[in-house]
Context: one part of a larger RNA
RNA sequence: GCCAGGGAGUGUAUAGGAGUGGCGAGUCGAAAGACGCAGCGAAAGCGAGUGCGCGCAAUACGUGAGGCGCAGGGUAUGAAAAUGCCUUUAGUCACUUCUAUACGACCCGAAGCCGUUGUGAACUACGCGCGACCAAGGCGAAGCUAGGCUAAUGCCUGGUGGAGGCCUGCAACCUGUCAUGGCAUGUCCUGUUGGGUGAGUUGCGGGUAGCGGCGAUAUACCACUCGAACACGGCAAUAGCGGGUCCCUUCUGAAGUAUCUUUAGGAUAGCUCCGGGCGAGCUUGCACAUGCGGUAGAGCUACCGACUGGUUGGCACGGACUCGAAAGGGUCCACCAACCUAUCAAACUCCGAAUGCAUGUGCUGCGUAGACCCCGGGAGUCGACCAGUUUGGGUAAGCCAGAUUGGUGAGACUGCAAAGAUAGUGACUGAGGUUAAGGUCCCCAAAUCCUGAUUAAGUGUCUUAAAAGUAGGGCAGAUCACAGACAGCUGGGAGGUAGGCUCAGAAGCAGCCAUCCUUCAAAGAGUGCGUAAUAGCUCACCAGUUGAGAUUUGCCUCACUGAAGAUAUACGGGGCUAAAUCAGGUACCGAGACCCCAGAGACUGAAUAAGUCUGGUAAGAAGGCGUGUAGCAUGUCAAGAAGUGCGUUCGAAAGUCCGCAUGGAACAUGUUAUAGGGAAAAUCCUGGU
Numbered sequence: 001g002c003c004a005g006g007g008a009g010u011g012u013a014u015a016g017g018a019g020u021g022g023c024g025a026g027u028c029g030a031a032a033g034a035c036g037c038a039g040c041g042a043a044a045g046c047g048a049g050u051g052c053g054c055g056c057a058a059u060a061c062g063u064g065a066g067g068c069g070c071a072g073g074g075u076a077u078g079a080a081a082a083u084g085c086c087u088u089u090a091g092u093c094a095c096u097u098c099u100a101u102a103c104g105a106c107c108c109g110a111a112g113c114c115g116u117u118g119u120g121a122a123c124u125a126c127g128c129g130c131g132a133c134c135a136a137g138g139c140g141a142a143g144c145u146a147g148g149c150u151a152a153u154g155c156c157u158g159g160u161g162g163a164g165g166c167c168u169g170c171a172a173c174c175u176g177u178c179a180u181g182g183c184a185u186g187u188c189c190u191g192u193u194g195g196g197u198g199a200g201u202u203g204c205g206g207g208u209a210g211c212g213g214c215g216a217u218a219u220a221c222c223a224c225u226c227g228a229a230c231a232c233g234g235c236a237a238u239a240g241c242g243g244g245u246c247c248c249u250u251c252u253g254a255a256g257u258a259u260c261u262u263u264a265g266g267a268u269a270g271c272u273c274c275g276g277g278c279g280a281g282c283u284u285g286c287a288c289a290u291g292c293g294g295u296a297g298a299g300c301u302a303c304c305g306a307c308u309g310g311u312u313g314g315c316a317c318g319g320a321c322u323c324g325a326a327a328g329g330g331u332c333c334a335c336c337a338a339c340c341u342a343u344c345a346a347a348c349u350c351c352g353a354a355u356g357c358a359u360g361u362g363c364u365g366c367g368u369a370g371a372c373c374c375c376g377g378g379a380g381u382c383g384a385c386c387a388g389u390u391u392g393g394g395u396a397a398g399c400c401a402g403a404u405u406g407g408u409g410a411g412a413c414u415g416c417a418a419a420g421a422u423a424g425u426g427a428c429u430g431a432g433g434u435u436a437a438g439g440u441c442c443c444c445a446a447a448u449c450c451u452g453a454u455u456a457a458g459u460g461u462c463u464u465a466a467a468a469g470u471a472g473g474g475c476a477g478a479u480c481a482c483a484g485a486c487a488g489c490u491g492g493g494a495g496g497u498a499g500g501c502u503c504a505g506a507a508g509c510a511g512c513c514a515u516c517c518u519u520c521a522a523a524g525a526g527u528g529c530g531u532a533a534u535a536g537c538u539c540a541c542c543a544g545u546u547g548a549g550a551u552u553u554g555c556c557u558c559a560c561u562g563a564a565g566a567u568a569u570a571c572g573g574g575g576c577u578a579a580a581u582c583a584g585g586u587a588c589c590g591a592g593a594c595c596c597c598a599g600a601g602a603c604u605g606a607a608u609a610a611g612u613c614u615g616g617u618a619a620g621a622a623g624g625c626g627u628g629u630a631g632c633a634u635g636u637c638a639a640g641a642a643g644u645g646c647g648u649u650c651g652a653a654a655g656u657c658c659g660c661a662u663g664g665a666a667c668a669u670g671u672u673a674u675a676g677g678g679a680a681a682a683u684c685c686u687g688g689u
Base pairs, nucleotide, nucleotide: 001689002688003687004686005685006684011103012102013101014100015099016098017097018096019095020094021093022092023091026035027034028033039046040045050071051070052069053068054067058063072087073086074085075084076083077082106244107243108242109241113234114233115232117231118230119229125208126207128205129204130203131202132201133200134198136168137167138166139164143160144159145158146157147156148155149154173195174194178191179190181189182188183186210226212222213221219228247624248623249622250621251620252619257269258268259267260266261265270381271380272378273377274376275375276374277373281366282365285363286362287361288360289359290358291357292356297351298349299348305344306343309340310339311338312337313336314335318333319332320331321330322329323328384408385407386406387405388404389403390402391401392400393399413424414423415422428599429598430597432595433594434593438589439588440587441574442573443572447586449585450584451583452582453581454580460576461575468561469560470559472557473556474555475554476553477552478551479550480549488545489544490543491542492541494518495517496516499513500512501511524539528537529536600614601613602612603611604610625678627675628674629673630672631671632670633669634668635667636666643662644661645660646659647658650655
């Protein structure tokens, strides 16, 4: 892992709701008594004849159970007015069921805490008693001694001696430094390192016990257990946390929000389910009318606060400079005012939409098949997320915090290659047809369809790259042009004059000032190159030649460069020059959508007529299937019960009928009651394999 068996909302008490039944102003109990039949008041205490009207169902159209209203009454407060509560009678007991509370309280799961409960020092820590062990070699303390020296203490040299938490050490033994070593990954092995006469190592015996011991201290060790051992008990500790929680079908069907909080939880509200009451309106959608508003936008000489340049005027208090001996004066900046000019604002507004909100009327839709509203009972939910539009934060994010609409959650099907949220569309079952989104060369159902353009880049063929640069297509405008444009070619391009100044020089061409006149078809006191300065070349400008469009501006569109990612191309693929892009058109394909036929169920209904409905997680409600046991009734069985295997009938399903075989003795149906009553999961438990 697999198989079999076991495995989780139970019981009691109390309280409340619903249903059913008995009796009923009483009910239950053996009784005591409990609940009910009267309330109000803190209390003392006081203490409710009932009447009238409307009106649903029904209906004899007058009544009219329930229901509603008015009046009256009781009591408390009050001087009173008045106000609060009550009053036109239904309870009680049992059973079933749902919920709440207390208990283990649906089941399993801690780490832990405690004990007039124990077991441990065979491991290990440290004492104690009795023992054992430490190859070999080296160094050579004190002391002693011989000789020499000294006035003396003493010193020097040699010898002897054998100290030491001394030295070397792969002896034993202890330890455990390093390794990218080894493998079957062990406090291992191998190699290597350290200690190795000492605070040494070690054997046996014995001691210290958990609110404790022991500790050269590591919170280390105390039997694979140590920030408080282990066993048992309290104990089913507690767990707002994690996992699990067993048959079918039908109906409805959420929430991830608000407030408070001990904020992973809970309570109340909201949204949901079920039951009941009432009895006629409700209306979220549209139109109109009347109000509300200060957003988008816009504007600012309408405030406020920012913010560009200028002109004129003012002020000479401030700053700088300056004239003057000083008094004082002048200029600029700044400041103030007006005007012209150029801009802004979430916390500016002289203005100001659309949408929105409220109320009313009308329409639409819903409603006597009972809406709206009201009452009672049961929940779940309190992590949300995605897309469009939008606000704020952030460089941005498949980011964070909001608003709003629609979705996913809890929604299948078709398209987007694949897909929680996108587009289409809301799936009771089966058959046929028509469309939606999206598509129609092949994979792959349907156009190698029609018309007109563009692209040559495989651009593109789902969406998507910038600044900058390049080349096409199209539209619109401006200017010039057969009295000849644009470009090319040929020729001219002069004189006063080398303008004046400056300068060593300055002659069109270093620089400054001026920029005239004449001749002419035209020609600058000169566009660029050039010279030391001249010279020279060239341009503007003019003529000739040639002969038809040229120059320029703006916009639209297609393409290219810009353009970088990790195994190998990368439209889903093949491939395509259309099977790409733009504009227009006609067919067809394409879903569980729509239409239609048949069937199942739910609701309404007299109905077999007709109509409407039937996606669904959490959750609620309803109806069923199956199991064990007991009572009653009826049955089956050795001519073969149950069980098992195979096949099969019926049913929407849980399930069930039958046949054959096996098996060899019990079993079934109906009804009532009862419950240890349904398994695929819990790292579930036990057994088998």

Predicted 3D model of a 689-nucleotide part of an RNA (large-subunit ribosomal RNA, domain II) from a Candidatus Micrarchaeota archaeon. The prediction has a mean pLDDT of 82. It was read from a public genome assembly. It matches the Rfam family "Archaeal large subunit ribosomal RNA". Its Rfam clan is "LSU clan". The literature on the family includes a 2001 paper in Science by Yusupov et al., "Crystal structure of the ribosome at 5.5 A resolution". Its family is annotated with structural constituent of ribosome and ribosome in the Gene Ontology. The family has 91 seed sequences and 2,955 matches in Rfam 15.1.